[in-house]
């Protein structure tokens, strides 16, 4: 000095990503309440089985009417915070809540593993979702970031010392590029500084 690694810290991607707070729409004229009417024995307490606890003939559940009428979960805009596997989604494990006990579902928190996805956005179906929201997958189109390769344009250029004018090298046998075009890759990337441990 080089090529290729470990590691660490910085760092770029744009309709980028999460949160926090407003506000706004949607759930929803639902759910629930009050009163009437009708019926006439059950009903709540996630789901089945036991138990237990409340609640009912001062009328249970259901059904019609009149008045009154929400919440959360999911979204979106803007804010501001923290950020660039940011984050999403699936998968597993503890724990804890839906009266207890088993068994299951569902929610909530914490962790684990690189399973998957480079970013958003558009169009189709599919699932989840109340949904025309959104998410996700799965297919397609166009953008966009990064590297790498091949072309393509083409130069008083390009890289290194040095520290102000020189040296070296390299370049029309095609450098360099915020440069064009095409094709490929994946965030386990990319870029830079550094560390380490070899190898030439």
């Nucleotide at each position: 000095u080089g090529a290729a690694g470990u590691g660490a810290u910085a760092g770029a991607g744009g309709a980028g990503c999460a949160g926090u707070c407003u506000u706004c729409a949607u759930c929803a004229g639902u759910a629930g309440g009050c009163c009437g009417c009708g019926c006439g024995a059950g009903a709540a307490g996630c789901a089945u089985g036991a138990a237990c606890u409340u609640u009912u003939a001062u009328g249970a559940a259901c059904g019609c009417g009149u008045c009154c009428g929400g919440a959360a979960g999911g979204g979106a805009a803007g804010u501001c915070u923290g950020c660039c596997g940011a984050a999403g989604c699936g998968g597993g494990a503890a724990c804890g809540g839906a009266u207890u006990c088993a068994u299951g579902u569902c929610c909530g928190u914490u962790c684990c593993g690189g399973g998957c996805u480079g970013g958003a956005c558009c169009u189709g179906c599919a699932u989840u979702g109340a949904a025309u929201a959104a998410a996700u997958g799965c297919a397609g189109a166009g953008c966009u970031g990064u590297c790498a390769c091949a072309c393509u344009u083409g130069a008083a250029g390009g890289g290194g010392c040095u520290a102000u004018u020189g040296c070296c090298u390299u370049g029309a046998c095609g450098a360099a590029g915020u440069a064009g075009u095409g094709u490929g890759g994946a965030g386990a990337a990319c870029u830079a500084u550094c560390u380490c441990a070899g190898c030439a």
Description:
A computed fold for a 200-nucleotide RNA from Sporolactobacillus terrae DSM 11697, annotated as Lysine riboswitch aptamer. The organism belongs to Sporolactobacillus terrae, within Bacteria. Its mean pLDDT, the model's own confidence on a scale to 100, is 80.